[in-house]
RNA sequence: GGCGAGGUAGCUCAGGUGGUUAGAGCGUAGGAUUCAUAACCCUAAGGUCGGGGGUUCGAUACCCCCUCUCGCUA
Numbered sequence: 001g002g003c004g005a006g007g008u009a010g011c012u013c014a015g016g017u018g019g020u021u022a023g024a025g026c027g028u029a030g031g032a033u034u035c036a037u038a039a040c041c042c043u044a045a046g047g048u049c050g051g052g053g054g055u056u057c058g059a060u061a062c063c064c065c066c067u068c069u070c071g072c073u074a
Stems, first nucleotide, its partner, number of pairs: 001073007010026004019057001028044004050066005
């Protein structure tokens, strides 16, 4: 350089043939329980869905460019 996969919450990831609330587990905070801690249970906060542009009534999803990570290959 070429090809492919991927970037979604603090971390690990899901999602979707475009549609009205963007989710899970862990973590964090508060509560409940306990003599107390842990575990279990309840609740909550936390997201420009990598950046920009385009298509569309509508984009996290489709198209283009850029950027970063991983793999294969010369």

The RNA shown here (transfer RNA) has 74 nucleotides and comes from a Bacteroidia bacterium.
It matches the Rfam family "tRNA". Gene Ontology term of the family: triplet codon-amino acid adaptor activity. It is annotated as a transfer RNA.
NCBI's taxonomy places the organism under Bacteria, Pseudomonadati, Bacteroidota, Bacteroidia.
Its mean pLDDT, the model's own confidence on a scale to 100, is 81.
RNAcentral records the identical sequence in 2 taxa.